[in-house]
Molecule: c-di-GMP-I riboswitch aptamer
Organism: soil metagenome
RNA sequence: GCAAAACCACCGAAAGGUGGCGACGCAAAGUUUCCGGUCUACAGGGCGAAAGCUCCACGACAGCGGGACCGCCG
Numbered sequence: 001g002c003a004a005a006a007c008c009a010c011c012g013a014a015a016g017g018u019g020g021c022g023a024c025g026c027a028a029a030g031u032u033u034c035c036g037g038u039c040u041a042c043a044g045g046g047c048g049a050a051a052g053c054u055c056c057a058c059g060a061c062a063g064c065g066g067g068a069c070c071g072c073c074g
C1' cells in the first nucleotide's frame, strides 16, 4: 500500500460483481483471461406424463497455478 470473511444497499437466473462498513491475510492480494484449473447454467439440447434429472459458456473467479506488462527495496 492492498483489503478476506461477515453485515447493509444495489445489479445478476446463478456463479459472482459494485459501493459502504470491516480486517483474514498478501512483497506484487498491481493490470491483463493468452494457457491450464475451478464455479454457475438464464437460454439451448437430451430424458421424463410431470416434478425434475442431465449435457453445455456466450457467464464468472486475477485472493487457484502458469504466462505477459508495469512496479518497491537491495
Base pairs, nucleotide, nucleotide: 001026002025007020008019009018010017011016024063030069031068032067034066035065036064037061038060039059044055045054046053047052